[in-house]
RNA sequence: UCUGAAAAAAGGCAAACUCAUAGCGAUAUGAGGACGCAAAACCGAGAAUCUCAGGGGAGAUGGUCCGGUUGCCAAA
Numbered sequence: 001u002c003u004g005a006a007a008a009a010a011g012g013c014a015a016a017c018u019c020a021u022a023g024c025g026a027u028a029u030g031a032g033g034a035c036g037c038a039a040a041a042c043c044g045a046g047a048a049u050c051u052c053a054g055g056g057g058a059g060a061u062g063g064u065c066c067g068g069u070u071g072c073c074a075a076a
Stems, first nucleotide, its partner, number of pairs: 012037002017032006035063001041069004046065002048061005
């Protein structure tokens, strides 16, 4: 430098589910929780899925695919 198939350390995030609050809803936020995650960090709705509506349209999801930026450790 490349790569992320292996091991270890430090630290981080937090699915399902439960409760509370907001919303018509998809869902969001907080607390508990611990299935998983090297980008499950940040940004972007192109694709996909979902909700409201059923005329145009309006919205939700990054822990679905993808793109951009940054980034711990690191065997062969």
The prediction has a mean pLDDT of 79.
A computed fold for a 76-nucleotide RNA from Pelolinea submarina, annotated as c-di-GMP-I riboswitch aptamer.
Lineage of the source: Bacteria > Bacillati > Chloroflexota > Anaerolineales > Pelolinea.
The model forms 94% of the base pairs in the Rfam consensus.